[in-house]
RNA sequence: GGCUCUGUAGUACAAUGGAUAGUAUGUGGGUUUCCGGAGCCUAAGAUGCAGGUUCGAUUCCUGCCAGGGCCA
Numbered sequence: 001g002g003c004u005c006u007g008u009a010g011u012a013c014a015a016u017g018g019a020u021a022g023u024a025u026g027u028g029g030g031u032u033u034c035c036g037g038a039g040c041c042u043a044a045g046a047u048g049c050a051g052g053u054u055c056g057a058u059u060c061c062u063g064c065c066a067g068g069g070c071c072a
Base pairs, nucleotide, nucleotide: 001071002070003069004068005067006066007065010025011024012023013022018055027043028042029041030040031039048064049063050062051061052060
């Protein structure tokens, strides 16, 4: 330098054009307990960046950024 894959919550993963982006775990609060843990209830928290297509984009297209792999 070329090709290819990936990028979503603190962490690990779903959602492949459509309703409020969901699950587990973690975190805060409440309940319980002599205290803690476990259990139960509850809250906050995310689509790498910029454009394009579309009535509608996490999804499709282009460029950039970051990471992995292959070739040179």